This is a predicted structure of a 74-nucleotide RNA (transfer RNA) from a Methanomicrobia archaeon. RNAcentral holds the sequence, with entries from ENA and MGnify. Its mean pLDDT, the model's own confidence on a scale to 100, is 80. The organism belongs to Methanomicrobia, within Archaea. Its Rfam family is "tRNA".

RNA sequence: GGGCCGGUAGCUCAGAAAGGCAGAGCAGCAGGCUCUUAACCUGCCCGUCGGGGGUUCAAAUCCCUCCCGGCUCG
Repeated sequence: GGGCCGGUAGCUCAGAAAGGCAGAGCAGCAGGCUCUUAACCUGCCCGUCGGGGGUUCAAAUCCCUCCCGGCUCG
């Protein structure tokens, strides 16, 4: 340098095939339960969807480009 895969909440990851509310679990916070803790239950908080640009009524999703990580070819 070429090819492929990945980057989404504090963490682990879904969601992309076929564009239409950004989600789950864990963690955190508050409450319930409990003599107390743990467990369990309820609620809440947390997002420039890696950056920029384009297409579109509408983009995590499609297109272009760049950055980062991994695998691979030479």